[in-house]
RNA sequence: GUGCGCUAGGUGGGGAGUUAGCGGUGCCCUGUAACCCGCAAUCCGCUAUAGCGGGACUGAAUUCCUGCAUGAGAAUACCGAUCUUUUUAAUGAGAGAUCGAUAAGUGGUGUUGAGAAUCAAGCCCAACGCAAUUAUAAACUGUGAACUUUGUCAGAUCCGGAAGGAAGCAGCAAUAAGCAGAACUUAUGAUGUGCCGUUGGUCAACUUGGUUUGAGCUAACUGUCGAUUUCAGUUAGAAAUAAGUAUCGAUUGCAGGUGCGCAC
Numbered sequence: 001g002u003g004c005g006c007u008a009g010g011u012g013g014g015g016a017g018u019u020a021g022c023g024g025u026g027c028c029c030u031g032u033a034a035c036c037c038g039c040a041a042u043c044c045g046c047u048a049u050a051g052c053g054g055g056a057c058u059g060a061a062u063u064c065c066u067g068c069a070u071g072a073g074a075a076u077a078c079c080g081a082u083c084u085u086u087u088u089a090a091u092g093a094g095a096g097a098u099c100g101a102u103a104a105g106u107g108g109u110g111u112u113g114a115g116a117a118u119c120a121a122g123c124c125c126a127a128c129g130c131a132a133u134u135a136u137a138a139a140c141u142g143u144g145a146a147c148u149u150u151g152u153c154a155g156a157u158c159c160g161g162a163a164g165g166a167a168g169c170a171g172c173a174a175u176a177a178g179c180a181g182a183a184c185u186u187a188u189g190a191u192g193u194g195c196c197g198u199u200g201g202u203c204a205a206c207u208u209g210g211u212u213u214g215a216g217c218u219a220a221c222u223g224u225c226g227a228u229u230u231c232a233g234u235u236a237g238a239a240a241u242a243a244g245u246a247u248c249g250a251u252u253g254c255a256g257g258u259g260c261g262c263a264c
Stems, first nucleotide, its partner, number of pairs: 001264006009058003012030004020047005035055005064257006073248002076246003084240008094231009104222003107218003115213008124201006130194002132191007140181004149174004157166003
C1' cells in the first nucleotide's frame, strides 16, 4: 500500500418553551442519501459519557469527529423612533356641515300704501234643521190553497106529496201565510255625504274686507356673531411596530484528525 473481517462512531440538525439541568414527545425553522418498533404535557426517560428498552443497516471515511468562515431562522434579551402607526388629553384668526341671531352689502317688495293697531267675517268645534246616499219595514204590483179559506156553486146527494129548502165537490172569481218585483209615497236607523241654513262656543295662528296711522318690511345670497358637529394641524402623554445591538444557530465551503485482527 492492497484485500477480507471487526469495533468506536453514524443512520439528521437547530430555535423558543418546559425543566435544578440534559434529552425526547408536542410547536416552529432548516434540510434530506437521512432506519424500524414500544413509552410520553397534570408528560416520559435520565444525571454531566445526562432519553430508556428491543431490532436492522452502515462503518474508519463523499457519510464519523474537531476547528474556522458563511448566516436560513428565532414565538429570545436589550433598545425603540423629530422625520412610522394607533390611541388619550389640551389648544386656536385652520377647513367643511347644520342650526340660531343680526341687518352692513346684493336681491325681492312697498306712497297704485310697507309695517302696526283695531273692527267684522271665514277657516275650527258642538247641537239642531234641511238635502243627499244607503238599509229595513209598511204601502203598492204580480203570483199564491186537492180537502183542512171565502163567494158563486153545473152535475150528483139529502129533506118534502108538491111549491120549495139544506149541505156542498169540480170549475170560475177572490184572498191568507209565503215568494218575487220595483218608479213614486210613508216611517225608522245609519253616514270617509254637503260652495246649505240657524244658534252657541273658540277666536293662538292664517285668509278676506273695512277704518286709523304713514315708511319701512323681508332674510334667498354675501358679511358678522354664537352653539353643535366632522376632518385636518400643533403640543404633551401612552402603546405597538420598523430599524439597531447582543445571543443561539440549520445549511454550505475550507482545513485537520480517527482504532483492532488476519493474509499478501
Bacterial large signal recognition particle RNA from a Candidatus Cloacimonadota bacterium, 264 nucleotides, folded computationally. The coordinates come from a structure-prediction model, not an experiment, and the mean pLDDT is 75. Taxonomically the source falls in Candidatus Cloacimonadota (Bacteria, Pseudomonadati). The gene name in the source record is ffs. The RNAcentral record of the sequence draws on ENA.